[in-house]
RNA sequence: GGGCCGCUAGCUCAACUGGUAGAGCAGGACACUCUUAAUGUCAAGGUUCUGGGUUCGAGACCCAGGCGGCCCA
Numbered sequence: 001g002g003g004c005c006g007c008u009a010g011c012u013c014a015a016c017u018g019g020u021a022g023a024g025c026a027g028g029a030c031a032c033u034c035u036u037a038a039u040g041u042c043a044a045g046g047u048u049c050u051g052g053g054u055u056c057g058a059g060a061c062c063c064a065g066g067c068g069g070c071c072c073a
Base pairs, nucleotide, nucleotide: 001072002071003070004069005068006067007066010025011024012023013022019056028042029041030040031039049065050064051063052062053061
């Protein structure tokens, strides 16, 4: 220098063909228990890496950039 993959909640990851962003874990409250743990219930938690574009509508498509990984040279 060239190519490919990834970036979404604190962490690990989903999100179909463009149509209200979700799960598990962690953390919080409550129930249960003599207490703790385990278990159960509930609530909360998001500028979807950044900036543009297309579209009635973008996490998903297009362009540029950033960060990380792999391959080639």

This is a predicted structure of a 73-nucleotide RNA (transfer RNA) from a Candidatus Omnitrophota bacterium. Model confidence (mean pLDDT): 81 of 100. Rfam family: tRNA. By type it is a transfer RNA.